[in-house]
The RNA shown here (Lysine riboswitch aptamer) has 180 nucleotides and comes from Virgibacillus pantothenticus. The prediction has a mean pLDDT of 79. The sequence is in RNAcentral, with records from Rfam and Ribocentre. The organism belongs to Virgibacillus, within Bacteria.
This record gives sequence, C1' cells and structure tokens, in this order.
RNA sequence: AACAAGGAUAGAGGCGCGAUGUUCAAGAGUACACUAUUAGAGGAUAAUGAGGUCCUUAGAAAAUAGUGAAAAGGGGACCUCGCCGAAGUUGUGGAAAACUCAUUGCUUCUACAGCUGGUUCUGCUAUUGAAAAAGUACAGAACUGUCAUAUAGGUGACUAUAUGGAGGGCUAUCUGACGC
Repeated sequence: AACAAGGAUAGAGGCGCGAUGUUCAAGAGUACACUAUUAGAGGAUAAUGAGGUCCUUAGAAAAUAGUGAAAAGGGGACCUCGCCGAAGUUGUGGAAAACUCAUUGCUUCUACAGCUGGUUCUGCUAUUGAAAAAGUACAGAACUGUCAUAUAGGUGACUAUAUGGAGGGCUAUCUGACGC
C1' cells in the first nucleotide's frame, strides 16, 4: 500500500409477521338452569385404574315437552403498538397448573436441535376444530422479492428471459485480522 475473513449499525420484500383493544359473524337456540311427564340408582371431578371429596329415593343418569339462555378458543374488519426469523411449527428435555398416585393428554413458560424467504390456491390425504372457517404435516401449482449463472439489449447504471440457491441470506455505510 492493497486484499479481505470477521465485527458493528441501518434498511428492503408485501393482501408482510405478531400482540392489545373495539366491533361483527359464527359458536347456538348449543352447554347450562328451572318446570312437567316417564323412569328408578347412580352421577361429578380431562381419559383409564385405585383412592379422596361432593351431589343423589326430599329422586342420580337417561329420554320427551315447555320457558329462559351463555362463554372460550379459532375467524373477518378497524385503530394502536412492536417488528423483518418478523413469526410459525415439529421433536426431545425441564418446570408450573389442574383433589392424590401411575400412564397418557390439554394449557403456559423455558432450553436444545430441525424445517419454512413471503403470499395465494389445490387435495375423496392425515390431524386439531362446532365448522365447508382457519391452523399444522405431506404433496403439487402460481405469483412475488433477493442473489448467482447463462443469453439478448444498452456507452453505462440497468432491463428482459431462463435455470438454480436460501434469510446464518441480500443491500448500504463504517471498521478491519491472518497472510503477502
């Protein structure tokens, strides 16, 4: 002096992601409560087993009729806020909660590892769900952003097409080791 690994900061994609609040539809004339009739010993506590507690012949479960009648999770719209592994999800482990113990499951948090750039659509599929909504897994397709390569155009910046990769990426700025 140059190179450039690494590091830091700030950004972009777009029906972009997530959260709170308001509101709407659905959930649902369902759960549940009361009354009447039938009925006659069980029922509740996530499932199973054991135990405990509570309700019940002053009538349990169940069925019919009538009257009254919700909510949560999930979804749409809008505002605000936080953001661009935003976030989501799968597996394994740990903790908490739910009457106790065991197994499993539900809910919340957390650690590690994996997948997904983003959105949309499709599926005699599986699963969660009240659901034909939505989510997830798998498979397929389309659109879109980014980088690389190739071809063509252009003085150039760049544009178009095609193929491929992945966010630990890409763009911009700053800093800058080893080695020589």